[in-house]
RNA sequence: GAACGAUAAGGGCAAAACCGGUGAAAAUCGGUGACGCAAAGCCACGGGUCUAAAACCAUUAUGGUCAAGAUCGCCAGGCUGCCGAA
Numbered sequence: 001g002a003a004c005g006a007u008a009a010g011g012g013c014a015a016a017a018c019c020g021g022u023g024a025a026a027a028u029c030g031g032u033g034a035c036g037c038a039a040a041g042c043c044a045c046g047g048g049u050c051u052a053a054a055a056c057c058a059u060u061a062u063g064g065u066c067a068a069g070a071u072c073g074c075c076a077g078g079c080u081g082c083c084g085a086a
Base pairs, nucleotide, nucleotide: 004084005083012037013036017032018031019030020029021028022027035073041079042078043077046075047074048071049070050069055065056064057063058062
């Protein structure tokens, strides 16, 4: 340096649920809380998934299409990073 990852050390993040804020929604932010995580740090620019406000279409109060919305704790990829048993 590369790979690898422990019942190591010191730390870190925080699923579901509940409460509150924001939002049309998906969701997100804060608090409580820990299911998990060695990148569960960052990037939505590839694929997937979720939502469908606006717009468009059909029709008359509904239905359909659609991401410029969301998700990196779905996958791939990129960037960065702590520790060191086998």

c-di-GMP-I riboswitch aptamer from Anaerolinea sp., 86 nucleotides, folded computationally. Model confidence (mean pLDDT): 88 of 100.